[in-house]
Context: one part of a larger RNA
RNA sequence: GAACGAACGCUGGCGGCGUGGAUAAGACAUGCAAGUCGAACGGGAUUAGUCUGUGUAGCAAUACAUAGAUUGAUUUAGUGGCGAACGGGUGAGUAACAGGUGGGAAUCUACCUUGAAGUGGGGGAUAGCUUGCCGAAAGGCAAAUUAAUACCGCAUGUGAUCGAAAGAUCAAAGCUGGGGACCGCAAGGCCUAGCGCUUCUAGAUGAGCCCGCCUCCUAUCAGCCUGUUGGUGGGGUAAUGGCCCACCAAGGCUAUGACGGGUAGCUGGUCUGAGAGGACGACCAGCCACACUGGGACUGAGACACGGCCCAGACACCUACGGGUGGCAGCAGUCGAGAAUUUUUCUCAAUGGGGGAAACCCUGAAGGAGCGACGCCGCGUGGAGGAUGAAGGGCUUCGGCUCGUAAACUCCUGUCACUAGGGAACAAAGGUGCAAACCUAACACGUUUGCAAUUGAUGGUACCUGGAGAGGAAGGCACGGCUAACUCUGUGCCAGCAGCCGCGGUAAUACAGAGGUGCCAAGCGUUGUUC
Numbered sequence: 001g002a003a004c005g006a007a008c009g010c011u012g013g014c015g016g017c018g019u020g021g022a023u024a025a026g027a028c029a030u031g032c033a034a035g036u037c038g039a040a041c042g043g044g045a046u047u048a049g050u051c052u053g054u055g056u057a058g059c060a061a062u063a064c065a066u067a068g069a070u071u072g073a074u075u076u077a078g079u080g081g082c083g084a085a086c087g088g089g090u091g092a093g094u095a096a097c098a099g100g101u102g103g104g105a106a107u108c109u110a111c112c113u114u115g116a117a118g119u120g121g122g123g124g125a126u127a128g129c130u131u132g133c134c135g136a137a138a139g140g141c142a143a144a145u146u147a148a149u150a151c152c153g154c155a156u157g158u159g160a161u162c163g164a165a166a167g168a169u170c171a172a173a174g175c176u177g178g179g180g181a182c183c184g185c186a187a188g189g190c191c192u193a194g195c196g197c198u199u200c201u202a203g204a205u206g207a208g209c210c211c212g213c214c215u216c217c218u219a220u221c222a223g224c225c226u227g228u229u230g231g232u233g234g235g236g237u238a239a240u241g242g243c244c245c246a247c248c249a250a251g252g253c254u255a256u257g258a259c260g261g262g263u264a265g266c267u268g269g270u271c272u273g274a275g276a277g278g279a280c281g282a283c284c285a286g287c288c289a290c291a292c293u294g295g296g297a298c299u300g301a302g303a304c305a306c307g308g309c310c311c312a313g314a315c316a317c318c319u320a321c322g323g324g325u326g327g328c329a330g331c332a333g334u335c336g337a338g339a340a341u342u343u344u345u346c347u348c349a350a351u352g353g354g355g356g357a358a359a360c361c362c363u364g365a366a367g368g369a370g371c372g373a374c375g376c377c378g379c380g381u382g383g384a385g386g387a388u389g390a391a392g393g394g395c396u397u398c399g400g401c402u403c404g405u406a407a408a409c410u411c412c413u414g415u416c417a418c419u420a421g422g423g424a425a426c427a428a429a430g431g432u433g434c435a436a437a438c439c440u441a442a443c444a445c446g447u448u449u450g451c452a453a454u455u456g457a458u459g460g461u462a463c464c465u466g467g468a469g470a471g472g473a474a475g476g477c478a479c480g481g482c483u484a485a486c487u488c489u490g491u492g493c494c495a496g497c498a499g500c501c502g503c504g505g506u507a508a509u510a511c512a513g514a515g516g517u518g519c520c521a522a523g524c525g526u527u528g529u530u531c
Stems, first nucleotide, its partner, number of pairs: 001531004006527005013379006019372002026335003030332003035082003040079002043076015089290003099214006107207002112203002115200005120154001122152002130143005159170004174195006182189002216262003223253003228250008265287004269280004292313005315326004343369001345368003351365001352363004382412004392403004416472001418467005430454001432452007475520005480501003486515005496503002
């Protein structure tokens, strides 16, 4: 000199863009952060209509009430499907194939895309509901009963797997919209369109595994290893492999630093530097690891799973003392420790994600707003004229010099802030209505195209126009040398200063105050750290 996720002191007008728990991976009140699908399924509730029965009023038509059946709409606890393995957080552990880079073969991959084939015929349950029982609660048990795209056989086998072959084994589920002829009392069959389901093929994407090289300090760590090193055979896995096991052999690593100890997430990069290098790894992006601590598996295409399960432990809470419940290193927020780090905010309008045929729902991802000069950048705090060089302050050789065109005063301007009015882009989709084309037996349905109106959290914000008025907006540090900037007074080796040299003991440009000056400027200094 440059830099910082900074902190502290003094000061502080505005805006834009960034950025903000670095310490206790300490403990957490409260709310929210993962749901969705009724076009898979039975039931419940609400509501509208139709039919039938009964009752009341009426001569009757009819009206009202009630019960049953049925159709439609809305809603939903449960079964079922998909998702919950993404997204978001943190850096504890890890010196390792964890990461970076370049290769490899013995693998899997839901949803998506491509192509091929199929989707036949049956069965038994169960949640829910109802009834009963136990329990303070959390919750549980029993009986009866019911559905499915839940579950299980059978058939078929394009195909796949195993096999030298013969052969053996392995599937499936339906739902929604529309409809002319024909069949049917009807439901429907049947036809058609779409979404699914099953088996396989190829791809894409994602992931697992192996290897070469690179990756901190320490020898005041010199020897280390017994599943250890290799083989055979097996088990296990999606897959190779001592990954595991039985047997056999006795090997394997090491001063080119094994083993041990310490420290540490790694990288793209960041800072500095002319570079070489050195230091670092906040934000953003990729990978890894972790989710109160330790261990374990289940489900699943995928987890050994942050807001899942089981066990153990510590901690905290509820309790009727028998027993239960919990996990913010998600977003806010609280306490604590600390020099120190923000709102218990708005919206799904956009982008993206999950579910759904869709409308749509969910989304503390995200988009925004709020707070903090924490950083960078921009702007302003006025401009021009103005000498009696005013008053006042300071200095003085008492003549004057200086603050100083500075002020006053005159004439202007109107950025920002203030105020009044206008007022965005980010929006295109989707759905709805109309029209056309394609599909089709069809003017349904569906698909595509065109036209129309509709959808904004930010936000009455940005921006634009007008109004008023110099009005509301400057400080911090330094001034002995290094180092730009000097005098007076006070003090008297005292009080104090100080980065180094050093100042202060009666004329201190070095302490303290003042005037003046210098440097930066909404900042300026100090401290810490790196180069």
The prediction has a mean pLDDT of 85. Small-subunit ribosomal RNA, 5' domain from an uncultured bacterium, 531 nucleotides, folded computationally. Its Rfam family is "Bacterial small subunit ribosomal RNA". Gene Ontology terms of the family: structural constituent of ribosome and ribosome.